This is a predicted structure of a 75-nucleotide RNA (transfer RNA) from Rubrivivax sp.
The RNAcentral record of the sequence draws on ENA.
NCBI's taxonomy places the organism under Bacteria, Pseudomonadota, Burkholderiales, Sphaerotilaceae, Rubrivivax.
Rfam family: tRNA. By type it is a transfer RNA.
The coordinates come from a structure-prediction model, not an experiment, and the mean pLDDT is 81.
[in-house]
RNA sequence: GCCCAUGUGGCUCAGUGGUAGAGCACUCCCUUGGUACGGGAGAGGUCGGAAGUUCGAUUCUUCUCAGGGGCACCA
Numbered sequence: 001g002c003c004c005a006u007g008u009g010g011c012u013c014a015g016u017g018g019u020a021g022a023g024c025a026c027u028c029c030c031u032u033g034g035u036a037c038g039g040g041a042g043a044g045g046u047c048g049g050a051a052g053u054u055c056g057a058u059u060c061u062u063c064u065c066a067g068g069g070g071c072a073c074c075a
Stems, first nucleotide, its partner, number of pairs: 001071004006066002010024004018055001026042005048064005
């Protein structure tokens, strides 16, 4: 320098052109003499950033950033 895939709540991940979900974690309640387990309810992200296409973008296109993998070049 070139190519590839990844980047979504605290963590691990899913998702699809119609404005986002699961498990764990967290808060409250039920249950218990108490704890654990179990059950119920709730809070928490606008999808790495910017621009474009579109009536509408997390999803498509371009640029860019981060960490990762591969290839090449110089020494």